[in-house]
RNA sequence: CCAAGCAAGGGCACACCCGUCGUAAGGCGGGGUCGCAAAGCUACGGGACCCGGACACCCUGGGUCAGCCGAGCUGCCUCGG
Numbered sequence: 001c002c003a004a005g006c007a008a009g010g011g012c013a014c015a016c017c018c019g020u021c022g023u024a025a026g027g028c029g030g031g032g033u034c035g036c037a038a039a040g041c042u043a044c045g046g047g048a049c050c051c052g053g054a055c056a057c058c059c060u061g062g063g064u065c066a067g068c069c070g071a072g073c074u075g076c077c078u079c080g081g
Base pairs, nucleotide, nucleotide: 001081002080004078005077011036012035016031017030018029019028020027021026034067040073041072042071044070045069046068047065048064049063050062051061052060053059
């Protein structure tokens, strides 16, 4: 440098439940364990969703999602090459 993840050690944690914050999407903490080799970080592009404005449509303000895809940044272990 490459590759892999039933080689080992370790990591994260969907749905659901409880508590809590939020109008909501959803966040946080605990339990849980569907999955994940970047399921680490960043709303930059696309996308989805929520609350408003306008409203026939187009449109528009603010927000949420990094476990939808892309992009950027960073990165543990070593049975292997």

A computed fold for an 81-nucleotide RNA from a Frankiaceae bacterium, annotated as c-di-GMP-I-GGC riboswitch aptamer. The coordinates come from a structure-prediction model, not an experiment, and the mean pLDDT is 82. The sequence was found by an Rfam model in a public genome assembly. The organism belongs to Frankiaceae, within Bacteria.